[in-house]
Molecule: transfer RNA
Organism: soil metagenome
RNA sequence: GCCGGUGUGGUGAAAUUGGUAGACGCGACAGACUCAAAAUCUGUUCCUGGCAACAGGGUGCCGGUUCGAGUCCGGCCACCGGCA
Numbered sequence: 001g002c003c004g005g006u007g008u009g010g011u012g013a014a015a016u017u018g019g020u021a022g023a024c025g026c027g028a029c030a031g032a033c034u035c036a037a038a039a040u041c042u043g044u045u046c047c048u049g050g051c052a053a054c055a056g057g058g059u060g061c062c063g064g065u066u067c068g069a070g071u072c073c074g075g076c077c078a079c080c081g082g083c084a
Base pairs, nucleotide, nucleotide: 001083002082003081004080005079006078007077010026011025012024019067027045028044029043030042031041032040046057047056048055049054060076061075062074063073064072
């Protein structure tokens, strides 16, 4: 230099005919239970603003196509593999 693959909350990972992003698990926090703890059970858990209802943003980064993009297209970045 060329070719291919991967990139989604703190973490593993879903969402693939383009149609509610973050299901489910782990972890964390709070509560119940307990003398106390472990185990178990319940709730919450992407970010910002707001007392709340709610609003806006968010799939490595920047653009494009589309009514609609994590998904399709282009460029770039990082990592992994192959070829030279």